[in-house]
Context: one part of a larger RNA
RNA sequence: UUGGGCGUAAAGGGCUUGUAGGCGGUUUUGUAAGUCUGGAGUAAAAUCCCGCAGCUUAAUUGCGGAUUUGCUUUGGAAACUGCAAGACUUGAAUCAGUGAGGGGAUACUGGAAUUUUUUGUGUAGGGGUGAAAUUUGUUGAGAUAAGGAAGAAUAUUGGAGGUGAAGGUGAGUAUCUGGUAUAUGAUUGACGCUGAUGAGCGAAAGCGUAGGGAGCGAACAGGAUUAGAUAUCCUGGUAGUCUACGCUGUAAACGAUGUGCACUUGGUGGUGGGAGUUGAUUUCUCGCUGCCGUAGCUAAUGUGUUAAGUGCACCGCCUGGGGAGUAUGCCGGCAACGGUGAAAUUU
Numbered sequence: 001u002u003g004g005g006c007g008u009a010a011a012g013g014g015c016u017u018g019u020a021g022g023c024g025g026u027u028u029u030g031u032a033a034g035u036c037u038g039g040a041g042u043a044a045a046a047u048c049c050c051g052c053a054g055c056u057u058a059a060u061u062g063c064g065g066a067u068u069u070g071c072u073u074u075g076g077a078a079a080c081u082g083c084a085a086g087a088c089u090u091g092a093a094u095c096a097g098u099g100a101g102g103g104g105a106u107a108c109u110g111g112a113a114u115u116u117u118u119u120g121u122g123u124a125g126g127g128g129u130g131a132a133a134u135u136u137g138u139u140g141a142g143a144u145a146a147g148g149a150a151g152a153a154u155a156u157u158g159g160a161g162g163u164g165a166a167g168g169u170g171a172g173u174a175u176c177u178g179g180u181a182u183a184u185g186a187u188u189g190a191c192g193c194u195g196a197u198g199a200g201c202g203a204a205a206g207c208g209u210a211g212g213g214a215g216c217g218a219a220c221a222g223g224a225u226u227a228g229a230u231a232u233c234c235u236g237g238u239a240g241u242c243u244a245c246g247c248u249g250u251a252a253a254c255g256a257u258g259u260g261c262a263c264u265u266g267g268u269g270g271u272g273g274g275a276g277u278u279g280a281u282u283u284c285u286c287g288c289u290g291c292c293g294u295a296g297c298u299a300a301u302g303u304g305u306u307a308a309g310u311g312c313a314c315c316g317c318c319u320g321g322g323g324a325g326u327a328u329g330c331c332g333g334c335a336a337c338g339g340u341g342a343a344a345u346u347u
């Protein structure tokens, strides 16, 4: 390599879109490139394989056959694939009705809490801990009442619930806007699936510029703890956390499970629609989302119509452990670093 695999042993790309490519519904006619079949030419000989013969046998030599699975050319077949033309409606999409939703963006608004500030009341503590201390307070703190300011986050509802491709997404109102479910009818007529390269999106931290800065809080300082304590605990506290614009492009980016389609016993919840019925339930059906489990699968664990079952299409990835996600080169980035990614060697 062939083969075998990818939830947990090595292995699913973080997610989507989409180019090339690969694959592709039903049906008619034609064509004959693939495909099947007959003939002709060629495919050197030796060698290999089979049979026979000659040196006494063997090695060896000779003869015959087979093979050379190919290519070229010329007839034929038409099921399948391709190609051309035509038709179809089940796949896909569009239009018309209704619905649910923390889907996205922008603007404005609200209340609770926190900190701070002003004033009043008031007096000796407050704070913190396992216990303390650093710390704060008679220049009047903490507590309490009223007024002002600021920033951030949105209690309850709230749910193993909704929604989004993923990351993610919760106060309210308005505007703009994406997706999606369901019922019936109409329209287009395969317009589909996947998707190397590419493009876009992508938590937190980090970076640049300009703002903002209440609380929290890496670093840092002090107090404790301890043999020590570069930690845990406490008192402070800068960057950051927030906003705008730009960059970074990574996460246990996880369901550790690629996407799409089809098929395969059941039970019981949640959620959003629909149909019909009833006095009211019961019933049927479509989408999404859980739990338990049959067959099957699995090394086991488990999975089990939301498959890790049975199949098909296409993509990505794996090949003992360390060395190493390192070195080197290239590409990207302001940098941090990211992407791609070895070998020697060792076991």
Stems, first nucleotide, its partner, number of pairs: 004318003007301002012315001014201004021194003025088007033081002035077008049065006091191001092188005097182003103177007110154001114150008125136002162169002206247006215241002220236004258314006266292010296303002320347003329340004
Predicted 3D model of a 347-nucleotide part of an RNA (small-subunit ribosomal RNA, central domain) from a metagenome. It matches the Rfam family "Bacterial small subunit ribosomal RNA". Gene Ontology terms of the family: ribosome and structural constituent of ribosome.